[in-house]
RNA sequence: UUCUUAUCAAGAGUGGCGGAGGGAGCUGCCCGAUGAACCCACGACAACCUGCGUAUUGCGCAAGGUGUCAAUUCAGCGACUUGUUCGAAAGAUGAGAU
Numbered sequence: 001u002u003c004u005u006a007u008c009a010a011g012a013g014u015g016g017c018g019g020a021g022g023g024a025g026c027u028g029c030c031c032g033a034u035g036a037a038c039c040c041a042c043g044a045c046a047a048c049c050u051g052c053g054u055a056u057u058g059c060g061c062a063a064g065g066u067g068u069c070a071a072u073u074c075a076g077c078g079a080c081u082u083g084u085u086c087g088a089a090a091g092a093u094g095a096g097a098u
Base pairs, nucleotide, nucleotide: 002097003096004095005094006093007092008091013042014041015040016039021031022030023029026076027075028074043069044068045067048065049064050062051061052060053059054058073090077087078086079085080083
């Protein structure tokens, strides 16, 4: 890089640095000088892999490897039964393969 597969309605931020952008992309909409991105420190959430226990397609505990900490993955496309609906595309993350 590409492929397969699972999940994506919940959850969790402060300080420093920096100084105008950011939310993948496009459109909308939103966030931002009451301070964006980047980077650093400390913290938190979650439980995919992992470890332990139970004795097993499960459950519980831990938190080593990832991940995450505005808005449903912010919304969009299609279908119908018109809604806390179902499905798709694209994307994100994990695990495995390449």
The RNA shown here (SAM riboswitch aptamer (S box leader)) has 98 nucleotides. Model confidence (mean pLDDT): 85 of 100. It matches the Rfam family "SAM riboswitch aptamer (S box leader)". From the family's description: The SAM riboswitch is found upstream of a number of genes which code for proteins involved in methionine or cysteine biosynthesis in Gram-positive bacteria.